């Protein structure tokens, strides 16, 4: 340094309930509170799932468009150092 992940140490993030805001919606932001997480840091590249206001085509989710990173994989950065 890489791989790896402890009944180690220092810490970190923050599900749902509830409140307020944005959005047609999926969802998201803030407060709040901890279900959990060794990347639950970042990133829509691939797959899956979800949405349907508008546009085209279809004939109604097919495509475009949008969301989901705490669905999975990939990429990238990172604390500690037992086996």
């Nucleotide at each position: 340094a890489u791989c790896c992940g402890a009944c180690a140490a220092a810490g970190g993030c923050a599900a749902a309930a509830c409140c307020g805001g944005a959005g047609u919606g999926a969802u998201u932001c803030g407060g709040g509170g901890a279900c959990g997480c060794a990347a639950a840091g970042c990133u829509a590249c691939g797959g899956g799932c979800c949405u349907a206001a508008u546009a085209a085509u279809a004939a109604g989710a097919u495509u475009u468009a949008g969301g989901u990173g705490g669905c999975c994989g990939g990429g990238u950065u990172a604390c500690c150092g037992a086996a």

Model confidence (mean pLDDT): 85 of 100. Predicted 3D model of an 83-nucleotide RNA (c-di-GMP-I riboswitch aptamer) from a Desulfobulbaceae bacterium. Lineage of the source: Bacteria > Pseudomonadati > Thermodesulfobacteriota > Desulfobulbia > Desulfobulbaceae. The model forms 85% of the base pairs in the Rfam consensus.